[in-house]
Molecule: transfer RNA
Organism: Candidatus Woesearchaeota archaeon
RNA sequence: CCCCCCAUAGCUCAGUGGCUAGAGCGUUCGGCUGUAGACCGAAAGGUCCCGAGUUCAAAUCUCGGUGGGGGGA
Numbered sequence: 001c002c003c004c005c006c007a008u009a010g011c012u013c014a015g016u017g018g019c020u021a022g023a024g025c026g027u028u029c030g031g032c033u034g035u036a037g038a039c040c041g042a043a044a045g046g047u048c049c050c051g052a053g054u055u056c057a058a059a060u061c062u063c064g065g066u067g068g069g070g071g072g073a
Stems, first nucleotide, its partner, number of pairs: 001072007010025004018056001027043005049065005
């Protein structure tokens, strides 16, 4: 210098144009228990990495940038 992949909740990830953006774990509260754990219920938690574009509509498509990973020279 060139090519490819990834970036979504605290963590690991799903969602590949349209329903209100979701799951597991974690956290908090409640139930249960003599206490704790386990189990059951609920809640909080998101500018979907940044900017621009396409579209009636973008986490999703296009372009550029940033960061991470892999390959080539």